[in-house]
Two RNAs folded together computationally: RNase P RNA and transfer RNA, 423 nucleotides in total. It holds a member of the Rfam family "Bacterial RNase P class A".

RNA sequence: GGGAGCAGUCGAACAGCCGCUCCGAUGUCUCACAUCGGGGAGGAAAGUCCGGGCUCCAGCAGGAAGGGCGGCCCCUAACAGGAGCAGAUCGCAAGGUCUGGAAAGUGCCACAGAAAUGAUACCGUCCCGACGAAUUGUUUGGGAUAAGGGUGAAAUGGCGAGGUAAGAGCUCACCGCUCUGUCGGCAACGGCAGAGGCAAAGGCAAACCCCGCCCGGAGAAAAACCAAGCAGGGUCUGGGUUCCUGCCCCAUAAGACCCGGGUAGGUUGCUUGAACCUGAAGGCAACUUCAGGUCAAGAUGAAUGGCUGUUAAGAACAGAACCCGGCUUACGAACUACUCCCGGCU
RNA sequence: GGCGGUGUAGCUUAGUUGGUUAGAGCGUCCGGUUCAUACCCGGAAGGUCGGUGGUUCGACUCCACUCGCCGCUACCA
Repeated sequence: GGGAGCAGUCGAACAGCCGCUCCGAUGUCUCACAUCGGGGAGGAAAGUCCGGGCUCCAGCAGGAAGGGCGGCCCCUAACAGGAGCAGAUCGCAAGGUCUGGAAAGUGCCACAGAAAUGAUACCGUCCCGACGAAUUGUUUGGGAUAAGGGUGAAAUGGCGAGGUAAGAGCUCACCGCUCUGUCGGCAACGGCAGAGGCAAAGGCAAACCCCGCCCGGAGAAAAACCAAGCAGGGUCUGGGUUCCUGCCCCAUAAGACCCGGGUAGGUUGCUUGAACCUGAAGGCAACUUCAGGUCAAGAUGAAUGGCUGUUAAGAACAGAACCCGGCUUACGAACUACUCCCGGCU
Repeated sequence: GGCGGUGUAGCUUAGUUGGUUAGAGCGUCCGGUUCAUACCCGGAAGGUCGGUGGUUCGACUCCACUCGCCGCUACCA
C1' cells in the first nucleotide's frame, strides 16, 4: 500500500423568525384565550417473529388434542436470545456455518442403471464342458467372481501387500467403524490401552414418527367507571375463555345463544421501570451485587414541523399509541478499534 | 393498535405422500369457413408459480425472512 474478517460510534450542530402538542404558574372579558417557564420520536419507534410483565376469564386437579424447542453447560423474569466450551465442516488465515434419534417402526429414494436396501451378474475377468485339427474361436451350455468398466445425488468400509483359476477382510499392516476398560472433564466429548474382521449400521425426520423439555385462553379496541340514547322478538335449559372428566362456582325466572335496536362522548388504565448513567467488586464472558446520581413524549383524528443563514456538503431507512427483554429486516455519508493474508521498503 | 387469511399466464382457476415435461376455460394472435361479420373449425404464443435464502440428489409443494392484497374487531340495554 492492497485485500479480507469481526466489533463499535454517529443518525447533524448552532443562531434567528413563524407555528403544533402536553404540563405548571399567573392574569382576565373564567370553561376559553393571553403571558411566562419547562418537556416533546428511533436505531431500528418497523415486521409483529419469539419471550415476559400487566388486566380479565372465580379457583384447583387429571386427561386428550394442538403447538414450540433440540450438542453440552451457564446467564436470565423468560426466550427460538446471549456467553463459554465440544464435535463436524468451509476457508491459506483471521474467522464463518451446522448440531437429539435412521444399529424402534412406517414411508420415500424419480430418470439412468444389471441392481436403490431381504442388493445385484449388463459388459468384463476366470474355471469346467460341448462343437472344432485347436490353450488360438464374431459359436454354445454350466459355474465362480463386486477387483476393473459403465449408471447415478448415493453402489454395502478406504488403501497397499500377501493370497487365488480369477477374485473377495479370505489373511495382514495403516486409516476408518463398533464394543470394552481406564484416565481427564460438571457435561457434550477427548486421550490411552485392548478386543471384534466389520454389513451388522446407505440417504431423507425443514416426511410421519420416537425420545427429552416447555406451553391454559384472550389481549389495552384487555379491563374498570361515568354520561347519553334505544324496541323489542325468537330458540334452548343450563353456563363457567380449545375439548373431555371430577371437585367447585354463578344463576335460578334467571342464564346462554341468535335476529333486531341504540351509542360511538368523557375519565382511569398511561408511564418510575426486570429503567438509564457513572464508579467499585465478583466472574474467562454473558451477567450479577453494591454505592452515588438522573426523571427523559404520553397524544386520542392523533402534536414533535417549516423557512433563512453559518459550519466545504447535510442526504438515507423511517415516525411512539400499555410497557419491557430479544431476534429479524430496511438504511446513509463518514469515522474508529482489533485481527488475519499478500506485496514493497528499511 | 390487535387478530386471521391469501398470492400460479392479461382474467378465472387445477395441481398431495416433493419426482423428470405446471394443466384447463375465457381472452390475444394466425389460418380456414362467409359477399362480409359473428358463431364454428384448426393451430400458435404467453408462467423466472409474489421475492430472497435454506433443507433435499431434486421444491409450486417443506422451513425461515420479506413484499403486496383482503377480511374481522368497541360499548349499552